Predicted 3D model of a 72-nucleotide RNA (transfer RNA) from a Candidatus Tayloriibacteriota bacterium. The organism belongs to Candidatus Tayloriibacteriota, within Bacteria. Model confidence (mean pLDDT): 81 of 100. It was read from a public genome assembly.

[in-house]
RNA sequence: GGGCCUGUAGUUUCAAUGGUAAAACAUCGGUCUCCAAAACUGAGGUUCCGAGUUCGAGUCUCGGCGGGCCCG
Repeated sequence: GGGCCUGUAGUUUCAAUGGUAAAACAUCGGUCUCCAAAACUGAGGUUCCGAGUUCGAGUCUCGGCGGGCCCG
C1' cells in the first nucleotide's frame, strides 16, 4: 500500500425481510437483617463519528475513525 471481517448500556450479547432498542450480569434505591451478604422488588443508563437514501435507519449506501485477520 491492497483486500476481507467487525463496532449496540460499565461488561457479554439479542434485535427475520428497514417500523416502540432489549436480556443477563454489574450499578443505584427499597424490602428483609443488629450490620452485611444472599434473596425479593424497582430505577437509571446504550446503536463509534459525519453525510446520503427513505414517511421511517442499529439495519441499506458513501466517507472517516477504532479493533481483528490475510496479501504484498